[in-house]
């Protein structure tokens, strides 16, 4: 010097997942930081921290508490000096043993002193004054060490060692002899200590305190060193300091599923103990004491500075370090001492290990290191006392696992390195690829450069106060040399959340924190490349906190999401009106005190920096005191009237209780009338009736309810109250402003009420009905429906205590537009009036401003603004359960968990879809019709079924005469067997051959193809030339062809459907948080989202419709092959039709009729198919992506098979006949087409079929093709299996073809079958249609009953939209959105998990009772034994005998740890059996629920059933629909 002080600032982040979308509840989960940490991989230095968290488990071995000889007495060593033995002997003396006496530096056990309570560990046990913080002690210690007053005289008696003897295996012990002290004993001395007597004076709330005068009794001491100066001791006392006892306020764990606990218990006398206060202890008295503000019990925990998060508040924790506390193998106990009830000290019990001669001992690592165990896991049997600290000593100095340090270990924070610069031909090489390239990637290699580290080598500290002395340490630091050398990993890469490819793998292996990936193209798995992150680490796992306003004080909820108690009454309790005074407890302020140090924050400083450290400030309390303030809250005292009660007038009312009365009805009995039925249901039958029912008419009997009056009217707190009347009561609401004066509001516990069903004891019992018996219904009905019928339903007493006890909204106050209806009640205007209007107070309901809400909706009757108090909530299931407790006669009820499991369950709203929901309207949908299908036979095709093969595909409508507009070979893909491989077919290269390519005939073969092979070439260029070169072709060879192989669930393209239905969206506004609505919805109209009005809409696009093709009228042009050419007829151009014209109705659109016209309201038909849906069809048309085949999954080729046949299904075709058949005849009348490898005339053969013929014709010309059939007309046949009907079959032929067996088609004679109108059910058709009847035409060598297509004849019926099927718009419910072919619910049956109960068993804790009780304290006792002090006596003065005083051993009691005995609490372990629950791709029965779920659903309760469930009885609306009434809004 800073830091300082006010004010300001500085602090808070979200994501994922529920759903088709959404918002809102929520819950799960994720990103962040912490570690004493553990694991997996990996690893270069250093520094500075940090390492048994689990079994307070059990230890080997060596350290961890000793020290003082200046407290004493011996011993030993070392010596001096005078003697005595023994031996040598140089006779001088020398070793050696011993006795005496001295010296001194030193050891050693011992007496004695001081430590040894301190340091060191650990955390078990403790819920407590332990622990934290503030105080008190007038109720207290204190050894060491400091001041200070005072003193230290005089004796006595012993003991230990030592030495002897003994016993023991040890450990250890006796016992004799003598002996020392700062050890023990006495006597003297006493200022102050200590008792006790008598004062005085101070303080104090007080018991008392402090100070001081008098008097009495008590009560000390230890010396030893000295340089002789003293210096360490010792005694008593008095005060401080650093320590410590004790006491109290507040404060900090869970659990009431633990509610009563307590006998020394609470207190009080009075002793006892203690350094002290005290029920600490004891004897007696007395009944207290503690608790809902949680006592007592259980469960967990050492407690705190802090430490970790957190924006804070909080939450979590208590490791290193620091303070306290508590512990020292388990429990108990005291002694010593200043201080323990004592880790490394004592007894005793217990448990364990060890030694033992079996006789008895001996130990106690939670001290350092170390081993075993344990455990997912924790070090070195290391150094040094140099520093700091302790202990002891005058000191030297000794001990010191305290400490200093090294040592292991990336456990952790921190620094630091694994190089830096240039370096593109972007090298190889890997990977990707669209084959072009991208990319690792300046990376790398090379050049140049430096040397932290690293390794050699040299110096070499600080830390040590004046010398010498360093474990660490030859360390740190320092210089030199060497050389890029010694050093990079590990996680991810779907989304959260930063990173994307290949490939392998195929709901497999496997990820994985939520969501979730994986079932043949996986950025989600494994590798592999790349890339992101972090880096000597990284990742995973456990844990805390954070996000998380998901417990909420800061800072939430509670109509419907979980949440208001069923209702009331009060108790503690919280909370309280107006105003004046005081007071100061709470608040505000200032001031002192304490808040140890470290930590934390700022600020200066040391290590090169940073960890880390040193100095200063700073902050930090719900704490203690002193002092002020007094607005607000308490409290005190007075006041007030507005809250709240009271009086006084009125009024309404299904409020309560009790009696009693009253009609109509139902049943039931008599009794007339009268007879065959009656009931009852969709329809029955069950039952009742001919023994007279029902019906009907009189008379009784009984019970049980009260019709109209009756209404979102009334009364009550709720439950709930309904005929009439009396009685007996409670509440309310208006008016009045007389009374009192905050008397008030809630409201834990607690008490009282509390629908139905239930139970209880008596009673009633008409109807009604659970259960239960029929009777139907259905597959079944344990149901709905009928027919009967018992609890019960009523009644009086007692009980249950629930509920969709609902407004799913506690209560009370107060303030916050209105506008209507109704019930009480006042009042003001005005009247003839009680009308009408007007205000107001109390209640019921609607609709509504603000505002609130997630929306729905709520809105003076809040769910709005705000007080106050109560109650409840905290993810779904398990669970309105279990276990316990408490009530209950029972049934049950209240109170209420956990383990397991799930990623959600939810709310509201929105779009959709659906509904045995409603409205409106369409379609040949149904209804009216007409003709069929469905029966036969036949043909097709299909499934099956066969087969070698029966190729494949298509499969509800919307496969199935479909692909296939034509399978003998071929086609063709199947089959069998035979062949061929660069290939039957494309490209591209290499090589190669000279008679090459081709290739007549010829051989082998079914054929293919393989053999042989006469002859034999092309193109280009070039030579004299077939002379060269080159291409084509050929041979080998390589790439590659090929594939109807597989994936329509990888695609494109094309199609079907819904459907010619009338929808399907945009833009901009608008409204909603938002999904999304509006537009499009309404009111008309239409074939239509066509068109009109209206309208927070205004516009727009794709569809609709128009435009286009064709038919029908007319003109007009052209007319060949038509022609008479006017007409018809072909071609082309054009006109005509618009609701234009009237009527009628109307706002318009538009409808209905008319006229005119060929045609009339889209004139008929075709063509055109919105957005979209069905993973719809199609890889076999084609194309393609990925996969697979490759002498074979390719290609040829023959034969065979796609044609098979028990059935079974679809579309036809010909029929069954007489409105037919046949035969004759004639008269006929089309249209659209086709034809040159082709139609193919005429004529001519043949019964045909067909043959021969060959004309014409490339076609308005010729030809199929003639009369087209049916139709006319005549005749037969006469209802019949026929003259119907025409299968099958036989024979004889005819065509087509390289070939008709398998497998064509036609002919003709022969045959002559089923079929006599078709069951359930089912198509198609609304006019030139159905319905019949023939031609044509594509396919095609050849086959047509199929399929396109003409035209001929040519109908019936439609009242009508109830009802089937389809669809369209509105609107409603909804648990559905794979969208009702949805969804979902229960038993059963299996598989797995928790978990209740349950004979029992098995253990654990605390306790209680009686019994026995060690070591101890204490207390009696004490004949036994004792040196000191006193007495008396002997005495050889050494001493000794005796008593006494005192102590003791040992005995006795009291307590007492443990043991034992016994019964019980409490909490866990297992259990046969047993109960439910949870989860578990494809089990079984059935349909409870969600649309009116097909008997509305829920619900409390009873009773029944396989199961959902059913009934019964009261209650709810969180019931859909259609009608009605009420209210409401708009006119």
């Nucleotide at each position: 010097a800073a830091a300082c002080u006010g004010u300001u600032u500085u602090a808070g982040c979200g994501a994922g997942u529920u759903c088709g979308a959404u918002c809102c509840u929520g819950g799960c989960u994720c990103a962040g930081g912490a570690c004493g940490a553990a694991c997996g991989c990996u690893g270069g230095c250093g520094g500075u921290g940090u390492g048994c968290c689990u079994u307070a488990u059990g230890c080997a071995u060596g350290c961890a508490a000793g020290u003082c000889g200046a407290a004493c007495g011996g011993a030993c060593c070392c010596u001096g000096c005078c003697g005595g033995g023994a031996c040598c002997u140089u006779c001088g003396g020398g070793u050696u043993c011993u006795g005496g006496u001295g010296g001194a530096a030193g050891u050693c056990a011992g007496u004695g002193g001081c430590g040894g309570a301190c340091g060191g560990c650990u955390g078990a046990g403790u819920a407590a004054c332990a622990c934290g913080u503030a105080a008190g002690c007038a109720a207290c210690c204190a050894a060491c060490c400091u001041c200070c007053c005072a003193g230290u005289g005089g004796g006595g008696a012993a003991u230990a060692a030592c030495c002897c003897g003994c016993c023991g295996a040890a450990a250890g012990g006796c016992g004799g002899c003598g002996u020392a002290a700062u050890a023990c004993c006495g006597c003297a001395u006493u200022c102050g200590c200590u008792c006790c007597c008598c004062g005085g004076a101070u303080c104090g709330c007080a018991u008392g305190u402090u100070c001081u005068g008098g008097g009495g009794a008590g009560g000390a001491a230890a010396g030893c060193c000295u340089u002789c100066g003293g210096g360490c001791g010792c005694u008593g006392g008095a005060a401080g300091a650093c320590g410590g006892g004790c006491u109290u306020g507040c404060g900090g764990c869970c659990u009431a599923u633990c509610a009563g606990g307590u006998a020394g218990u609470u207190g009080g006398c009075g002793g006892g103990g203690u350094a002290a206060c005290g029920g600490c202890c004891c004897a007696c008295c007395a009944a207290g004491c503690c608790u809902a503000a949680g006592a007592c019990g259980g469960g967990u925990a050492g407690c705190u500075g802090g430490u970790c998060u957190g924006a804070g508040a909080g939450g979590a924790c208590g490791a290193c370090c620091a303070g306290c506390c508590a512990g020292a193998c388990g429990g108990g106990g005291a002694c010593u001492g200043a201080g323990a009830c004592a880790c490394g000290g004592c007894c005793c019990c217990g448990a364990c290990u060890c030694c033992u001669a079996c006789g008895g001992g001996a130990g106690g690592c939670a001290g350092c290191a170390g081993c075993a165990g344990g455990g997912a896991a924790u070090c070195u049997u290391g150094c040094g006392c140099a520093a700091u600290g302790g202990g002891c000593g005058a000191a030297a100095g000794c001990c010191u696992g305290a400490c200093g340090c090294a040592g292991c270990g990336a456990c952790g924070c921190c620094g630091c390195g694994u190089g830096g610069g240039g370096g593109a031909a972007g090298a190889a090489g890997g990977c990707c690829u669209u084959c072009g390239g991208g990319u690792c990637g300046u990376a790398a290699a090379c050049c140049c450069c430096u040397u932290u580290u690293c390794u050699g080598g040299g110096g070499g500290a600080a830390g040590a106060g004046g010398a010498a002395g360093g474990a660490c340490g030859g360390u740190a630091c320092c210089c030199c040399a060497g050389g890029a050398a010694u050093a990079a990993g590990c996680c991810u890469c779907g989304g959260c959340u930063a990173a994307c490819u290949a490939c392998g793998u195929g709901c497999c292996a496997g990820c994985a924190g939520c969501c979730g990936c994986g079932g043949u193209a996986a950025u989600a798995c494994g590798u592999a490349g790349g890339a992101g992150g972090c880096g000597a680490g990284c990742g995973u796992u456990g844990u805390c906190c954070g996000g998380a306003u998901u417990u909420a004080c800061u800072g939430g909820g509670c109509g419907u999401a979980a949440a208001g108690g069923g209702c009331g009454c009060g108790u503690a309790g919280g909370c309280g009106g107006u105003u004046a005074g005081g007071u100061a407890a709470c608040u505000c302020u200032u001031c002192g005190g304490u808040g140890a140090a470290a930590u934390c924050u700022c600020c200066c400083g040391g290590c090169u920096c940073a960890a880390c450290u040193g100095g200063g400030a700073g902050g930090g309390g719900u704490c203690c005191g002193g002092g002020g303030a007094a607005a607000g809250u308490g409290c005190c005292u007075g006041a007030c009237u507005g809250g709240a009660g009271g009086g006084g007038c009125g009024c309404a009312g299904a409020g309560g209780a009790g009696a009693g009365c009253g009609g109509a009805a139902u049943u039931c009995c008599c009794g007339g009338u009268g007879u065959a039925g009656c009931g009852g249901u969709g329809a029955a039958a069950u039952g009742c009736g001919u023994a007279g029912a029902u019906a009907u008419c009189g008379g009784g009997a009984g019970g049980a309810a009260c019709a109209c009056c009756a209404g979102u009217g009334g009364c009550g707190a709720a439950g709930g109250c309904g005929g009439c009347u009396c009685u007996c009561u409670g509440g309310g609401c208006g008016c009045u402003a007389c009374c009192u004066g905050a008397c008030g509001c809630u409201g834990a516990g607690g008490c009282c009420c509390g629908a139905a069903a239930g139970c209880g004891u008596g009673g009633g019992g008409a109807g009604c009905a659970a259960a239960c018996c029929g009777g139907a219904u259905c597959a079944g009905a344990u149901a709905c429906c009928c027919g009967g019928g018992u609890a019960g339903u009523c009644c009086a007493c007692g009980c249950c205590c629930u509920a969709a006890a609902c407004g799913a909204u506690g209560a009370a106050u107060g303030c916050u537009a209105g506008g209507u209806a109704u019930g009480g009640g006042g009042g003001g205007u005005a009247u003839c009036g009680a009308c009408c209007c007007c205000c107001u107070c109390c209640g019921u309901g609607c609709c509504g401003a603000a505002g609130c809400u997630a929306a729905c909706g709520c809105g003076u009757u809040a769910a709005g603004c705000a007080u106050c108090c109560c109650g409840c909530c905290u993810g779904g299931g398990g669970a309105c359960u279990a276990c316990g407790g408490c009530c209950g006669c029972a049934a049950g009820g209240c109170u209420a968990a956990a383990a397991c499991u799930c990623a959600a369950a939810g709310g509201a709203a929105u779009u959709g879809a659906c509904g045995g929901g409603g409205g409106c309207c369409c379609g040949c949908a149904c209804a009216a019709g007409c003709a069929g299908c469905g029966g036969a036979g036949c043909g097709u095709g299909u499934g099956g079924u066969u087969u070698a093969a029966u190729u494949c595909g298509a499969u509800g409508c919307a496969a199935a005469g479909c692909g296939a507009a034509g399978a003998a070979c071929c086609u063709u893909a199947c089959c069998u067997g035979g062949g061929u491989u660069u290939g039957a077919c494309a490209u591209u290269c290499u090589a190669g051959a000279a008679g090459u390519a081709g290739g007549g005939a010829c051989c082998c073969g079914a054929a293919a193809g393989g053999g042989c092979g006469a002859c034999g070439a092309c193109c280009c260029g070039u030579u004299a030339a077939g002379u060269c070169g080159g291409g084509a072709a050929c041979u080998a060879g390589a790439a590659c062809a090929g594939g109807u192989g597989c994936u329509g669930c990888a695609u494109g393209g094309c199609u079907g459907u819904c459907g010619u239905c009338a929808g399907c969206u945009c833009g901009u506004g608008c409204c909603g948080u938002g999904a999304g609505g509006u537009g499009u919805u309404g009111g008309g109209u239409u074939a239509a989202g066509u068109c009109c009005c209206g309208c927070a809409a205004c516009g727009a696009g794709c569809g609709c419709a128009a435009c286009c093709c064709u038919c029908g009228u007319c003109u007009c042009g052209u007319g060949u092959u038509g022609u008479a050419u006017u007409c018809u007829c072909a071609c082309g151009a054009g006109a005509g039709a618009c609701u234009g014209c009237c009527c009628u109705g109307u706002a318009a659109a538009a409808g209905g009729g008319g006229a005119g016209g060929a045609a009339g309201g889209u004139g008929g038909g075709g063509a055109u198919g919105a957005g979209g849906u069905c993973a719809a069809g199609u890889c076999a048309u084609c194309a393609u992506g990925g996969c697979c085949c490759u002498u074979a999954c390719a290609c040829c080729c023959a034969g065979g098979g796609c044609u098979a046949c028990a059935c079974a299904c679809a579309c036809g075709c010909u029929a069954c006949a007489a409105u037919g058949g046949g035969a004759a005849g004639u008269a006929a009348c089309a249209a659209a087409g086709g034809g040159u490898c082709g139609c193919g005339a005429a004529g001519c053969c043949g019964c045909g079929a067909g043959g021969c013929g060959a004309a014409g014709c490339c076609a308005a010309u010729c030809c199929c093709a003639u009369c087209a059939a049916a139709u006319c007309u005549u005749c037969c046949c006469u209802c019949a299996g026929u003259u119907g009907g025409g299968a099958u079959u036989g024979c004889a032929g005819g065509c087509u073809g390289c070939a008709a067996c398998u497998c064509g088609c036609c002919u003709g004679c022969a045959u002559g079958a089923a079929c006599g109108u078709g069951g359930a059910g089912u198509u198609g058709c609304u006019a030139g249609u159905a319905a019949u009847c023939g031609c044509a035409g594509g396919u095609c060598a050849g086959c047509a009953c199929a399929c396109u297509g003409c035209g001929g004849u040519g109908a019936a019926u439609a009242c009508g939209u109830u009802c089937c099927c389809g669809g369209g718009c509105c609107u409603u419910g909804u648990a559905c959105a794979c969208a009702c072919c949805g969804c979902c619910c229960g038993u059963c049956a299996c598989g797995u998990c928790a978990u209740g109960g349950a004979a029992g068993u098995c253990g654990g804790c605390a306790a209680u009772g009686c019994c026995u009780g060690a070591a101890g304290u204490c207390g009696c006792u004490g004949g036994g034994c004792c040196a000191a002090c006193c007495c008396c006596g002997g005495u050889u003065c050494g001493c000794u005998g005796g008593g006494g005083a005192g102590g003791u051993a040992g005995g006795c009691g009291c307590c007492g740890a443990g043991a034992g005995c016994a019964g019980g609490g409490c909490c866990g372990g297992u259990a046969a059996c047993u109960g439910g629950g949870a989860c578990g791709a494809a089990g079984u029965c059935g349909u409870a629920a969600c649309a009116a779920g097909g008997u509305a659903g829920c619900u409390g309760u009873a009773c029944c059933g396989g199961a959902a469930g059913g009934u019964g009885u009261g209650g709810c609306u969180g019931g859909a629909u259609c009608a009605c009434c009420u209210c409401c809004u708009u006119u």

Predicted 3D model of a 1531-nucleotide RNA (small-subunit ribosomal RNA) from a Chloroflexota bacterium. The source organism's lineage runs through Bacteria, Bacillati and Chloroflexota. Its mean pLDDT, the model's own confidence on a scale to 100, is 84. Rfam family: Bacterial small subunit ribosomal RNA. Its family is annotated with ribosome and structural constituent of ribosome in the Gene Ontology.